[in-house]
Molecule: transfer RNA
Organism: Desulfobulbus propionicus
RNA sequence: GCCGGCAUAGCUCAGGGGUAGAGCAGCUGAUUCGUAACCAGCAGGUCAUGGGUUCAAUUCCCACUGCCGGCU
Numbered sequence: 001g002c003c004g005g006c007a008u009a010g011c012u013c014a015g016g017g018g019u020a021g022a023g024c025a026g027c028u029g030a031u032u033c034g035u036a037a038c039c040a041g042c043a044g045g046u047c048a049u050g051g052g053u054u055c056a057a058u059u060c061c062c063a064c065u066g067c068c069g070g071c072u
Stems, first nucleotide, its partner, number of pairs: 001071007010024004018055001026042004049063004
């Protein structure tokens, strides 16, 4: 230099046009003499950034940034 993949909650990842989810972590409650575990609930997101298409974009297209891999 060329090609491809990934970017979504604090972390690991789903979701591939129609109000964004899980597990773990966090908080509250219940249980316990108490702690942990288990159980119930709550909170937590400019969906990396900027444009485009569309009635509608996390999703499709382009650019850009970062990371990973392959080729040279």